[in-house]
Predicted 3D model of a 71-nucleotide RNA (transfer RNA) from Rotaria sp. Silwood1.
RNA sequence: GUGUUUGUGGUGUAAUGGUAUCAUAGCUGUUUGUCGAACAGCAGACUCAGGUUCGAUUCCUGACUGACAUG
Numbered sequence: 001g002u003g004u005u006u007g008u009g010g011u012g013u014a015a016u017g018g019u020a021u022c023a024u025a026g027c028u029g030u031u032u033g034u035c036g037a038a039c040a041g042c043a044g045a046c047u048c049a050g051g052u053u054c055g056a057u058u059c060c061u062g063a064c065u066g067a068c069a070u071g
Base pairs, nucleotide, nucleotide: 001070002069003068004067005066007064010024011023012022018054026042027041028040029039030038047063048062049061050060051059
């Protein structure tokens, strides 16, 4: 340089075009003599730009980033 591929809460992870799931961590409360555990609740995310579509995490194009292959 070329090709393939990845990008989602603090971390890990799901989604096959219709207001993004779960776990863990965090916070609040209940419980307990205390801590922990358990239970209930809260908050927290789609890499960027453009396009297609009534509607895009999802499809298309480009950029950036990581990984792999090839030279």
Rfam family: tRNA. About the family: Transfer RNA (tRNA) molecules are approximately 80 nucleotides in length.
Model confidence (mean pLDDT): 83 of 100.
RNAcentral holds the sequence, with entries from Rfam.